Context: one part of a larger RNA
RNA sequence: CUGGGCGUAAAGCGCGUGCAGGUGGUUUGGUAAGUCGGGCAUGAAAACUCUUGGCUCAACUGAGAGACGCUGUCCGAUACUGCCAGACUUGAGGGUGUGAGAGGGAGGUGGAAUUCCGCGUGUAGUGGUGAAAUGCGUAGAUAUGCGGAGGAACACCAGUGGCGAAGGCGGCCUCCUGGUACACUCCUGACACUCAGACGCGAAAGCUAGGGGAGCGAACGGGAUUAGAAACCCCGGUAGUCCUAGCCGUAAACGAUGAUUACUAGGUGUUAGUGGUAUCAAGCCCACUAGUGCCGAAGCUAACGCGAUAAGUAAUCCGCCUGGGGACUACGAUCGCAAGAUUAAAACUC
Numbered sequence: 001c002u003g004g005g006c007g008u009a010a011a012g013c014g015c016g017u018g019c020a021g022g023u024g025g026u027u028u029g030g031u032a033a034g035u036c037g038g039g040c041a042u043g044a045a046a047a048c049u050c051u052u053g054g055c056u057c058a059a060c061u062g063a064g065a066g067a068c069g070c071u072g073u074c075c076g077a078u079a080c081u082g083c084c085a086g087a088c089u090u091g092a093g094g095g096u097g098u099g100a101g102a103g104g105g106a107g108g109u110g111g112a113a114u115u116c117c118g119c120g121u122g123u124a125g126u127g128g129u130g131a132a133a134u135g136c137g138u139a140g141a142u143a144u145g146c147g148g149a150g151g152a153a154c155a156c157c158a159g160u161g162g163c164g165a166a167g168g169c170g171g172c173c174u175c176c177u178g179g180u181a182c183a184c185u186c187c188u189g190a191c192a193c194u195c196a197g198a199c200g201c202g203a204a205a206g207c208u209a210g211g212g213g214a215g216c217g218a219a220c221g222g223g224a225u226u227a228g229a230a231a232c233c234c235c236g237g238u239a240g241u242c243c244u245a246g247c248c249g250u251a252a253a254c255g256a257u258g259a260u261u262a263c264u265a266g267g268u269g270u271u272a273g274u275g276g277u278a279u280c281a282a283g284c285c286c287a288c289u290a291g292u293g294c295c296g297a298a299g300c301u302a303a304c305g306c307g308a309u310a311a312g313u314a315a316u317c318c319g320c321c322u323g324g325g326g327a328c329u330a331c332g333a334u335c336g337c338a339a340g341a342u343u344a345a346a347a348c349u350c
Base pairs, nucleotide, nucleotide: 004321005320006319007304008303012318014201015200016199017198021194022193023192025088026087027086028085029084030083031082033081034080035077036076037075038074039073040072041071042069048066049065050064051063052062053061054060091191092188093187094186095184096183097182098181099180103177104176105175106174107173108172109171110154115149116148117147118146119145120144121143125136126135162169163168206247207246208245209244210243211242215241216240220236221235222234223233258317259316260315261314262313263312266295267294268293269292270291271290272289273288274287275286276285299306300305323350324349325348332343333342334341335340
């Protein structure tokens, strides 16, 4: 080098864009680099295989033949791959016409509720728990009515519903903006797939600066519980949670399942669209496409289970694994304000 694997046993990068690289649709002609055939050259000897000789045999050893290359060169073959030239439309992209959507950014705006403040009514409790207490309250609380302030989140609709590459996205309105489905098959004519490095995005927590601060609430204080209680429960409560700008770059970032393409029984929901049938118009019904669920044939699987949204059958490309611990560590390097992140051993031990 040649292997076997990666849903749960070790193993799919959190997700995308994409250069190099690898791989690449149908068809005609050329070329002959790869590929295939032949000739020649070279391929030391020994070793190896065959034949045969010598030591009484064998090992050992002499001789002859064969074999031995990743090689060079010449001639030839042209299916496949490559290269050159041309063509095609089914892959890909574009166009036109419809459509759905919590996709993203900015600005505005609405109601319910909590809290706080003011005023009124009103009087002794309230609150909280398993039970209590701390707490609040005669300086008038809780409750109730009216008014005001402020912040955060958007009940119902709401759905194994939708959108997004992932993280994620939910009141309403406006503006800007990305992606996507279906129908037509009008245009380009392989423009494609994957992608080391690179670049970008990336929940929460955390960090820097400036705002904001209603509720909740690490830390902290108090009350309980308890043998103790550094907790669970209760009363408070700072950072934080929110906004702007910039860092951080990690998660059970999960479908624990990389991307793309093709093929392989069905049944039944649901979302979006198209066509047909039907109708006064719809609905129902039939067919197709794209998504999203459930159940299942074959097949796969250690089993669980998966099963056209594959973990089936194949192809291309990338990533990753190789006993447990030591170790999501040390050292070094890169990044970071820091916290730390990324990369990543060994001794030793079982």
The prediction has a mean pLDDT of 88. The part of an RNA shown here (small-subunit ribosomal RNA, central domain) has 350 nucleotides and comes from an uncultured bacterium. Its Rfam family is "Bacterial small subunit ribosomal RNA".